[in-house]
This is a predicted structure of a 684-nucleotide part of an RNA (large-subunit ribosomal RNA, domain II) from Saccharimonadales bacterium (SeqCode). Its Rfam family is "Bacterial large subunit ribosomal RNA". The full RNA is in RNAcentral, with records from ENA. Model confidence (mean pLDDT): 85 of 100. NCBI's taxonomy places the organism under Bacteria, Bacteria candidate phyla, Candidatus Saccharimonadota, Candidatus Saccharimonadia, Saccharimonadales (SeqCode).
Context: one part of a larger RNA
RNA sequence: UCCAGCGAGUUAAUUUAUAGUGCAAGGUUAAGUCAAGUGACGGAGCCACAGUGAAAGCGAGCCUGAAUAGGGCGAAUAAGUACUAUGGAUUAGACCCGAAACCGGGUGACCUAACCAUGGGCAGGUUGAAGCGUCGGUAACACGACGUGAAGGACCGAACCAGGGCAUGUUGCAAAAUGCUUGGAUGACCUGUGGUUAGCGGUGAAAUGCCAAUCGAACUCGGAGAUAGCUGGUUCUCCUCGAAAUAGCUUUAGGGCUAGCGUCAUGUAAAUUAGCCAACGGGGGUAGAGCUCUGUAAAGGACUGGGGCCCGCAAGGGUACCCACCCUUAACAAACUACGAAUACCGUUGGUGGUACCAUGGCAGUUAGAACGUCGGGGCUAAGCUCGGCGCUCAAAAGGGAAACAGCCCAGACCAUCGUCUAAGGUCCCUAAAUGUACACUCAGUGGGAAACAAGGUGAGAUUUCUUAAACAGCUAGGAUGUUGGCUUAGAAGCAGCCAUUCAUUUAAAGAGUGCGUAACAGCUCACUAGUCAAGAGAUCUUGCGUGGAAAAUGUAACGGGGCUUAAGUGUACUACCGAAGACAUGGAUUUGUAAUUUAUUACAAGUGGUAGAGGAGCGUUCCCCUCGGCUGUGAAGCAGAAUUGGAAAGUUCUGUGGAGCGUGGGGAAGUGAGAAUGCUGGA
Numbered sequence: 001u002c003c004a005g006c007g008a009g010u011u012a013a014u015u016u017a018u019a020g021u022g023c024a025a026g027g028u029u030a031a032g033u034c035a036a037g038u039g040a041c042g043g044a045g046c047c048a049c050a051g052u053g054a055a056a057g058c059g060a061g062c063c064u065g066a067a068u069a070g071g072g073c074g075a076a077u078a079a080g081u082a083c084u085a086u087g088g089a090u091u092a093g094a095c096c097c098g099a100a101a102c103c104g105g106g107u108g109a110c111c112u113a114a115c116c117a118u119g120g121g122c123a124g125g126u127u128g129a130a131g132c133g134u135c136g137g138u139a140a141c142a143c144g145a146c147g148u149g150a151a152g153g154a155c156c157g158a159a160c161c162a163g164g165g166c167a168u169g170u171u172g173c174a175a176a177a178u179g180c181u182u183g184g185a186u187g188a189c190c191u192g193u194g195g196u197u198a199g200c201g202g203u204g205a206a207a208u209g210c211c212a213a214u215c216g217a218a219c220u221c222g223g224a225g226a227u228a229g230c231u232g233g234u235u236c237u238c239c240u241c242g243a244a245a246u247a248g249c250u251u252u253a254g255g256g257c258u259a260g261c262g263u264c265a266u267g268u269a270a271a272u273u274a275g276c277c278a279a280c281g282g283g284g285g286u287a288g289a290g291c292u293c294u295g296u297a298a299a300g301g302a303c304u305g306g307g308g309c310c311c312g313c314a315a316g317g318g319u320a321c322c323c324a325c326c327c328u329u330a331a332c333a334a335a336c337u338a339c340g341a342a343u344a345c346c347g348u349u350g351g352u353g354g355u356a357c358c359a360u361g362g363c364a365g366u367u368a369g370a371a372c373g374u375c376g377g378g379g380c381u382a383a384g385c386u387c388g389g390c391g392c393u394c395a396a397a398a399g400g401g402a403a404a405c406a407g408c409c410c411a412g413a414c415c416a417u418c419g420u421c422u423a424a425g426g427u428c429c430c431u432a433a434a435u436g437u438a439c440a441c442u443c444a445g446u447g448g449g450a451a452a453c454a455a456g457g458u459g460a461g462a463u464u465u466c467u468u469a470a471a472c473a474g475c476u477a478g479g480a481u482g483u484u485g486g487c488u489u490a491g492a493a494g495c496a497g498c499c500a501u502u503c504a505u506u507u508a509a510a511g512a513g514u515g516c517g518u519a520a521c522a523g524c525u526c527a528c529u530a531g532u533c534a535a536g537a538g539a540u541c542u543u544g545c546g547u548g549g550a551a552a553a554u555g556u557a558a559c560g561g562g563g564c565u566u567a568a569g570u571g572u573a574c575u576a577c578c579g580a581a582g583a584c585a586u587g588g589a590u591u592u593g594u595a596a597u598u599u600a601u602u603a604c605a606a607g608u609g610g611u612a613g614a615g616g617a618g619c620g621u622u623c624c625c626c627u628c629g630g631c632u633g634u635g636a637a638g639c640a641g642a643a644u645u646g647g648a649a650a651g652u653u654c655u656g657u658g659g660a661g662c663g664u665g666g667g668g669a670a671g672u673g674a675g676a677a678u679g680c681u682g683g684a
Base pairs, nucleotide, nucleotide: 001684002683003682004681005680006679011092012091013090014089015088016087017086018085019084020083021082022081023080026047027046028045032041033040034039051058052057061073062072063071064070095233096232098230102223103222104221105220106219107218113197114196115195116194117193118192119191120190121189122187124156125155126154127152131148132147133146134145135144136143160184161183162182164181165180166179167178168177199215201211202210203209208217236618237617238616239615240614241613246259247258248257249256250255260366261365262363263362264361265360266359267358273356275352276351277350278349279348280347281346282345288339289337290336294333295332296331298329299328300327301326304324305323306322307321308319309318310317311316369394370393372391373390374389375388376387377386378385399410400409401408414588415587416586417585419584420583421582425578426577427576428562429561430560434575436574437573438572439571440570441569447564453548454547457545458544459543460542461541462540463539464538465537466536474532475531476530477529478528480505481504482503485499486498487497511526515524516523589608590607591606592605593604594603595602596601597600619673621670622669623668624667625666626665628663630662631661638657639656640655641654642653643652644651645650
């Protein structure tokens, strides 16, 4: 991992709702007794027939209250009860498996910790303390030398003990080892045997260490099926409907309770219902707008008032200072409004609609939501961010499109058809359908990623200047004089800088000079002018499509690919076609409603995606009762294969195997259906 078997809403009591059956203003027995194949007896009790009050009590009324008021609960409008089945609730282990833990009684110190008693062990070598002796030495001590001596948690190093380092091992030789190396090795040493200490405890040179491979509290049995708002699992089929991820409260936030939303049943259902459309009538203070108010804020002006400062003895005067007011122009606001929509909401009337509404009761599930569009708050007008409102899809929705792609676009799958038409989106090839039509644009492969900003790319529109009295561009020629203007300066001559009535003269024209240049001059050039030439030339604004701006990590890699340039790109207009599980057509199944009857059929209409979940109808398994006067050694069940029937669960038949039981029909009862639970047992 696979296969086979086993494996989870049960049972009891009480209660509630629904259905059925019996009896009915009544219904029914319990314990028990007798009898005994399921019967009879038993009326204690319980529920109902009247309520109300805390109660005494009163009673179609009662209570409250001073009340004959008001109010609350009732009656008037009367059906229950027993049993059976099913749905739910409660109490029990209560659908199944699962803790870590808690408590009680015991068992453990053959491992290990400490201790007690009694034994054992430590090759060999080294060092040489005290003491003592001799000699030296001292006044005497001290002290020194040489011997002797043998001490030491002394030294080196086997046994023994330990376990610091590295490697191997890591389904091992081994649930802690092996190799090399290392530490202690006469000591707080190592060790044998016997004993002591026990879990709310012991022991601990102390690591929460150790107490039998178990230790922040051992093991074992019991309480015990502890509890688990948590995780996992929960077994056949089909049909109808079909959610929620919200609000309030919660030691509450991944749990609950009530409401909301689902389903089923009943209902004088019921009333010209809900919904939708139109008209009419309402209130509003949002969007927008506006600046009167509350605040914020710009420019100009005038003069008035107040304050500050300056001058003055004062009167008073001044003010390039501040504030307020006034006038003009012109703004901003969620917590501004002298205004004010669209929607939405409420109501009335009319239409449409056909129960989708409402009420009561049974049963739920949901209370982790997600993206997108839009209106707002938070954030950075960040986030596949977060929080609200409205909408939509997904969730619980398959199909077509978007290359692929829960939430985007189109569209809601009962089944069948080698039928038809369309939606979004497409029609050169991959790839179904136009190498379609008309007129334009784009040259960037823009299309097919990106901004500020930049630019004689190019199309369209508008305004304006010059122009046969010859424009614009080119070419030829001139571009002078006072003068090197004055000042400044080493110099400053058109051209470092400053100044200026930047003047005047000669002129067709020529600046006290547009730029380059020189140390300063010089030189080149421009403005300006003439000639030549001959028809348009320049400037600005708006706009379409393009250009640059443009750098990333495996490999083209920023159209799905090929490839595409009067497109297969872009814009406008048009026609045809393709394209889905959409619509239609034909046949079939089924649900609900209506109508008809032949009472299980027909016709018509509307339906038939679906998670949680509600409701309905069935299939199969085991056993029991009745039945077929059922089947069966002329071969039961089981097993294997094939054929066949049914809308599914499933059924039937045949053949083989097998060798003794088994079924049909009608009822009843359940240990009643397996793929999942790191399920359990066995096997491969």